[in-house]
């Protein structure tokens, strides 16, 4: 430097234009237990990497940047 993928709760992941962005598992509370752990029951936590754009409506398309991965290709 070119391609190609990923970035969405503290931690791994779904969602690929449309009513309130969910799932495990972690946190909090409660039931059970002598008590911890199991299990079960509810509950907190997000402006979906950053800007801008299309478009009634953008986590989603589109442009630029930024971070990580692989692969090419330069090495004066």
């Nucleotide at each position: 430097g070119g391609g190609c993928g990923a970035g969405u709760g503290g931690c791994g992941c779904a969602g690929g234009g449309g009513u309130u962005a969910g799932c495990g598992c972690a946190g909090c509370a409660g039931u059970u237990u002598u008590a911890c752990a199991c299990a079960c029951u509810g509950u907190u936590g997000g402006u979906c990497g950053g800007g801008g754009g299309u478009u009634c409506a953008a986590a989603u398309c589109c442009c630029u940047c930024c971070u990580c991965g692989c692969c090419c290709a330069c090495c004066a």
Record summary
The RNA shown here (transfer RNA) has 76 nucleotides and comes from a Verrucomicrobiota bacterium. The sequence is in RNAcentral, with records from ENA. Its mean pLDDT, the model's own confidence on a scale to 100, is 83.